[in-house]
Context: one part of a larger RNA
Molecule: small-subunit ribosomal RNA, central domain
Organism: metagenome
RNA sequence: CUGGGCAUAAAGGGCACGUAGGCGGACCUGUAAGUCUGGUGUGAAAUCCCUCGGCUUAACCGAGGAAUUGCGCCUGAUACUGCGGGCCUUGAGGGCAGGAGGGGAGAGUGGAACUCUUGGUGGAGCGGUGAAAUGCGUAGAUACCAAGAGGAACGCCGGUGGCGAAAGCGACUCUCUGGCCUGCUUCUGACGCUGAGGUGCGAAAGCUAGGGGAGCAAACAGGAUUAGAUACCCUGGUAGUCCUAGCCGUAAACGAUGGGCACUAAGUAGGGGGGGUUCCGAAUCCCUCCCUGCCGGAGCUAAUGCAUUAAGUGCCCCGCCUGGGGAGUAUGGUCGCAAGGCUAAAACUC
Numbered sequence: 001c002u003g004g005g006c007a008u009a010a011a012g013g014g015c016a017c018g019u020a021g022g023c024g025g026a027c028c029u030g031u032a033a034g035u036c037u038g039g040u041g042u043g044a045a046a047u048c049c050c051u052c053g054g055c056u057u058a059a060c061c062g063a064g065g066a067a068u069u070g071c072g073c074c075u076g077a078u079a080c081u082g083c084g085g086g087c088c089u090u091g092a093g094g095g096c097a098g099g100a101g102g103g104g105a106g107a108g109u110g111g112a113a114c115u116c117u118u119g120g121u122g123g124a125g126c127g128g129u130g131a132a133a134u135g136c137g138u139a140g141a142u143a144c145c146a147a148g149a150g151g152a153a154c155g156c157c158g159g160u161g162g163c164g165a166a167a168g169c170g171a172c173u174c175u176c177u178g179g180c181c182u183g184c185u186u187c188u189g190a191c192g193c194u195g196a197g198g199u200g201c202g203a204a205a206g207c208u209a210g211g212g213g214a215g216c217a218a219a220c221a222g223g224a225u226u227a228g229a230u231a232c233c234c235u236g237g238u239a240g241u242c243c244u245a246g247c248c249g250u251a252a253a254c255g256a257u258g259g260g261c262a263c264u265a266a267g268u269a270g271g272g273g274g275g276g277u278u279c280c281g282a283a284u285c286c287c288u289c290c291c292u293g294c295c296g297g298a299g300c301u302a303a304u305g306c307a308u309u310a311a312g313u314g315c316c317c318c319g320c321c322u323g324g325g326g327a328g329u330a331u332g333g334u335c336g337c338a339a340g341g342c343u344a345a346a347a348c349u350c
Stems, first nucleotide, its partner, number of pairs: 004321003007304002012318001014201004021194003025088001027086005033081002035077002038074005049065006091191001092188003095184005103177007110154001114150008125136002162169002206247006215241002220236004258317006267294010299306002323350003332343004
């Protein structure tokens, strides 16, 4: 290279945008580069293969043929691909009219709970556990009432439900803003798909600077348990968790399933639209588009299972795999303040 694969065996990049590249709708026309036909030149000889011949045979040698799968030029063909021109609307995008939504950002507001402070009532316990103790409390705790302060998170609704590319998003209001769906078929006329590099986004933890700090809580301290207990349980408690600005760039970043398009049985449930049925409206029933589930047939699969949301049938593009350990390590490079990330071996061994 060919070939085989990637839900669970090794293997889908965390996600997107997009450069180069690869691939690309219908019709007409030109060209003839790819492609194909015929011809011609070349493709040294030897070797290999076939036939015949020479050494007594063979090895060896001689002659002829074939082969040399290639390349150049000439001629012709035009289905497909390319290139040039024209045209089209179904792919894609725009317009208009509607629609749903925890999509994003900023500002403001609210109630419950919690902790603290102050005042009042009250007077001996509280707290905690399997049981206890550490701890708190006559300097008045716990409990109850009132007032004030503070930070964080938003119960019920809530759903197998919605939105987002993923990470993720849940009190309420306002402002700004992205995407999606439906209807009309109004406009553009292939403007498309994918995407090596690249760029951006990216949970938690962690880092830098400045704030903030109620609750929770690594580390840490104490009390228990235990043979021990650097734990599980309890009492405390600092980073952190929160905000602003900037890093980090990882994850069981999972559907362990890359993206796009087309095709291929039924049944059932939920969410968002549109149309019909009716004199109108609701309801019912029917049709249709998009999304989210369950179930199940063909087919696929080693099996489990998947099954119009495919792991089925095909095409296009990207990423990745190639026995276990050594090792996602060393080294080099590169990024980072650091922690470390990305890229990524070998010896040796089974």